[in-house]
Context: one part of a larger RNA
RNA sequence: CCCUUCUUAAGGAACUCGGCAAUACAGCGACCGUAACUUCGGGAUAAGGUCUGCCUAGCUUGCUAGGCCGCAGCGAAAGAGUCCAGGCGACUGUUUAUCAAAAACACAGGUCUGUGCUAACACGAAAGUGGAUGUAUACGGGCUGACGCCUGCCCGGUGCUGGAAGGUUAAGGGGAUGUGUGCAAGCACUGAACUGAAGCCCCAGUAAACGGCGGCGGUAACUAUAACCGUCCUAAGGUAGCGAAAUUCCUUGUCAGGUAAGUUCUGACCCGCACGAAUGGCGUAACGAUCUGGACACUGUCUCAAGAAGGGACUCG
Numbered sequence: 001c002c003c004u005u006c007u008u009a010a011g012g013a014a015c016u017c018g019g020c021a022a023u024a025c026a027g028c029g030a031c032c033g034u035a036a037c038u039u040c041g042g043g044a045u046a047a048g049g050u051c052u053g054c055c056u057a058g059c060u061u062g063c064u065a066g067g068c069c070g071c072a073g074c075g076a077a078a079g080a081g082u083c084c085a086g087g088c089g090a091c092u093g094u095u096u097a098u099c100a101a102a103a104a105c106a107c108a109g110g111u112c113u114g115u116g117c118u119a120a121c122a123c124g125a126a127a128g129u130g131g132a133u134g135u136a137u138a139c140g141g142g143c144u145g146a147c148g149c150c151u152g153c154c155c156g157g158u159g160c161u162g163g164a165a166g167g168u169u170a171a172g173g174g175g176a177u178g179u180g181u182g183c184a185a186g187c188a189c190u191g192a193a194c195u196g197a198a199g200c201c202c203c204a205g206u207a208a209a210c211g212g213c214g215g216c217g218g219u220a221a222c223u224a225u226a227a228c229c230g231u232c233c234u235a236a237g238g239u240a241g242c243g244a245a246a247u248u249c250c251u252u253g254u255c256a257g258g259u260a261a262g263u264u265c266u267g268a269c270c271c272g273c274a275c276g277a278a279u280g281g282c283g284u285a286a287c288g289a290u291c292u293g294g295a296c297a298c299u300g301u302c303u304c305a306a307g308a309a310g311g312g313a314c315u316c317g
Base pairs, nucleotide, nucleotide: 001312002311003310004309005308006307007306008305010303011302014301019298029051030050031049032048037042039146053068054067055066056065057064058063059062069073074079081296082295083294084293085292086291087290088288089287093105094104109144110143111142112141113140114139115138121130122129123128147283148282149281150280152213153212154211157210158209159206160205161204162203163202166201167200168199172195173194178189179188180187181186214232215231216230217229218228241275242272253269254268255267256266257265
């Protein structure tokens, strides 16, 4: 000097990306007491406070009164730190065996779609099997993801479904014409019109199908702004709700709160570079080894280091 473990005056997060790590607080139990919010179940052991041994007596058998001892009475061990606010995900669960446990996956619920039974679908050259000894309140597939309030406009493109009049369209059917050969009969070729399915074109429907959801100019009796008007384009021009957001480039936007001081955080504002409604939108009690900000308590994280024990390092071997 390094590692492991332990103690520490005064201060108490000043450390640090961050209270990481560690300590401590609290602790089983009894009594009192317990907020917002809430899906009325919870939240909740919320928080917070008090008590705790032994002896004697009494009775209402767990209380009261009196007394006693110790440093210490939940007498050992074991056994929650707590609170406030926000993001995400409803929840319990699952996951990268060996750097990621999460906001990812799943989930109950929702919805669309296929499937009438020899079901769809899947495995298999097939037999057959699963689906299922099930039968649409069933089974398969896609998306969404408890619950609450909701889920706007666009079918022009792509997809899917339906339609069948017309156009196009293969083999096949058809056999005009022409050719070769032959004296001829014939034989061998060529092969027009016409006929001819699905598909495509076409016509509709369909967005909890893939997807999409504008620009410019002007206008009010201060100014500013524009309910309003004009115009171009479009299939239609983003509704509700939310919004500097896990999304905001400019940006540490502006205002307010918290701090002595706040690029983080919270609440607002809204010119949303580039939110937005089941690739769901916005809320939401409970839950979380989740992420973010704050507070109390507590501490060797630190001011600032000191000491102790053990193991290394070092010396001999």
Large-subunit ribosomal RNA, domain IV from a Patescibacteria group bacterium, 317 nucleotides, folded computationally.
Its Rfam family is "Bacterial large subunit ribosomal RNA".